């Protein structure tokens, strides 16, 4: 330099173009003599910039980061 893959919550991962979810973690409450475990609730997110569309995490373009391959 060329090609490809991935990028979503603090972490690991889902998500037919139509309300963005789960688990773990964190916080609060319940329970317990206390701790742990358990139960309930809360917090928290689509890498960035454009385009298409009535509507984009999803499709297209660019860009950034990480990884893989080629040279």
């Nucleotide at each position: 330099g060329c090609g490809g893959a991935u990028g979503u919550a603090g972490u690991u991962c889902a998500a037919c173009g139509g309300c963005a979810g789960a688990a773990c973690a964190g916080c609060a409450g319940c329970u317990u003599c206390c701790c742990a475990a358990g139960c309930u609730g809360c917090c928290a997110g689509u890498g960035c910039g454009g385009g298409u569309u009535c509507g984009a995490u999803u499709c297209c373009c660019g860009u950034c980061a990480u990884c893989c391959g080629c040279u």